[in-house]
Molecule: transfer RNA
Organism: Candidatus Micrarchaeota archaeon
RNA sequence: GGGCCCGUGGGCUAGUCUGGUCUAUGCUUGGGGCUUCGGGAGUCCCAGACCUGAGUUCAAAUCUCGGCGGGCCCA
Numbered sequence: 001g002g003g004c005c006c007g008u009g010g011g012c013u014a015g016u017c018u019g020g021u022c023u024a025u026g027c028u029u030g031g032g033g034c035u036u037c038g039g040g041a042g043u044c045c046c047a048g049a050c051c052u053g054a055g056u057u058c059a060a061a062u063c064u065c066g067g068c069g070g071g072c073c074c075a
Stems, first nucleotide, its partner, number of pairs: 001074007010028003020058001029047006051067005
């Protein structure tokens, strides 16, 4: 220098290909309730995310382009 892939709550992850309302999915973590003599387990509720900028569109986590960061391959 060239090609390809990835970036989502504090941690991990689904959804992206084929754009759509309704609370963006599940686990974990944190807070609270019930249960218990107490704890654990169980169960219910709550908090919390689409790397960044622009474009397309009635509508973008999803499509397009740039930037940033990470990984793999070739030279």